[in-house]
Notes:
Fluoride riboswitch aptamer (crcB RNA motif) from Desulfocurvus sp., 62 nucleotides, folded computationally.
This record gives sequence, structure tokens and C1' cells, in this order.
RNA sequence: AGGAACGCCGGGGAUGGAGUUCCCCUUGAACCGCGAAAGCCGCUGAUGACUCCUGCAUGGCC
Repeated sequence: AGGAACGCCGGGGAUGGAGUUCCCCUUGAACCGCGAAAGCCGCUGAUGACUCCUGCAUGGCC
């Protein structure tokens, strides 16, 4: 100087916040939704999953 493994810290899982839990990454990283004629058009969801809150959308009642 380089490489590998482990530990700690940290980061990430298609748009917000919190808790729990799972998975991934180790900075040249994880991650950055899908379909189609891949330009125009169309579709789902604030979650990786569960619960709560906020926002948005649809229907009903007062």
C1' cells in the first nucleotide's frame, strides 16, 4: 500500500412523520415503480411488511 473476514457507527428498501420488525449496502454501494407504439398514452401505492398520524382520492350520512 492492497485484499479478506468480523464488530461498531451510518445509510438504503418509487413522494411525509412515528413505533415495531425483516431484508440489503459499506461509498465505483444498497436505492432511484410498471406497461406500451419505449416521445405523445395508460396503471398501482404515502408501508419492504404491520400499526398509528398527516396529506390525497372515491362513496355514503349529518
It was read from a public genome assembly, where an Rfam model found it. The model forms 100% of the base pairs in the Rfam consensus. Model confidence (mean pLDDT): 77 of 100.